[in-house]
RNA sequence: CGCGGCGGGAGAGUCCCGCAAUAGCGGGCGCCGAAGGAGCAACCCCCGGGAAUCUCUCAGGCACCCAGACCGCCGUGG
Numbered sequence: 001c002g003c004g005g006c007g008g009g010a011g012a013g014u015c016c017c018g019c020a021a022u023a024g025c026g027g028g029c030g031c032c033g034a035a036g037g038a039g040c041a042a043c044c045c046c047c048g049g050g051a052a053u054c055u056c057u058c059a060g061g062c063a064c065c066c067a068g069a070c071c072g073c074c075g076u077g078g
Base pairs, nucleotide, nucleotide: 001077002076003075004074005073006072007071008070013029015028016027017026018025019024030062031061032060036058037056038055039054043049044048
């Protein structure tokens, strides 16, 4: 540093319409940023390279569940 397991883990519509028994699917408007992705500073060897929790919101998400950067513990590979 990578992978796996366990725990913690924010934000934003339980919005409207249609099909559906709910979940769900499609459309509409409004939002969120902490999967992923993209962009940029200083700086450098200056074609170019170059970070993020910053910016964008393509993707993803907006009751619960799932997901979730990051943190802790354990195991494991290099």